[in-house]
RNA sequence: GACAAUGGCACACCCGUCGUGAGGCGGGGUCGCAAAGCUACGGAGCUCCAAGUGAGCUGGCCGAGCUGCCGAA
Repeated sequence: GACAAUGGCACACCCGUCGUGAGGCGGGGUCGCAAAGCUACGGAGCUCCAAGUGAGCUGGCCGAGCUGCCGAA
C1' cells in the first nucleotide's frame, strides 16, 4: 500500500461433531481481509455461575508484542 503479479485466509448460512453456554473443530460456502498470521498482556464485547478476589469465549472489535509474502510511483 497501486483497479500490478503470485498465492493465502474465509462472514452470514448449511451439514457433521464437541461444549450447559458464549463458542471450538471438520466439510461446503464466499461477505469481506495486506497481516482476517500467532499471543487473551491492556481495553472492549459476550457466556456460564455455586454470584466470588469465580470459571470461560471472541485474535474477522481496538491497542500492544512477535513473525511475515509481493511491490509501482